Overview: The RNA shown here (c-di-GMP-I riboswitch aptamer) has 94 nucleotides and comes from a Gammaproteobacteria bacterium. Lineage of the source: Bacteria > Pseudomonadati > Pseudomonadota > Gammaproteobacteria.
């Protein structure tokens, strides 16, 4: 320094759920609580997913306008426990 690893050691980190807070919303922080996690430590650069708006277009209802659904493109935002990179770590082993 590169690679591999949990039947070692110290340990770490915390899903659903509640509770209390922030946000139009996805969702986030804080306490509680463990589903799991060898990077479930960091980072939105790629893609997927979800959220908010805007425009076009489809449909319904209605005189109409309102309005509600739906497809789709742009822009903003969310997830790092969706992947993929990217970069830092602990323990052993060769």
């Nucleotide at each position: 320094g590169a690679c591999u690893u949990u039947c070692c050691a110290g340990g770490g980190c915390a899903a659903a759920c509640c509770c209390g807070c922030c946000g139009c919303g996805a969702g986030g922080c804080g306490g509680g609580g463990a589903c799991g996690c060898a990077a479930a430590g960091c980072c939105u650069c790629c893609g997927g997913u979800c959220c908010g708006u805007g425009a076009g277009c489809c449909c319904g209802c209605c005189u109409g306008g309102c309005c509600g659904g739906g497809c789709c493109c742009g822009c903003g935002g969310a997830u790092a426990g969706c992947g993929g990179g990217g970069u830092u770590g602990c323990c052993g082993g060769c």

The sequence was found by an Rfam model in a public genome assembly.
Rfam family: c-di-GMP-I riboswitch aptamer. Rfam describes the family as follows. GEMM was predicted in a large-scale screen for bacterial structured RNA regulatory elements.
The coordinates come from a structure-prediction model, not an experiment, and the mean pLDDT is 80.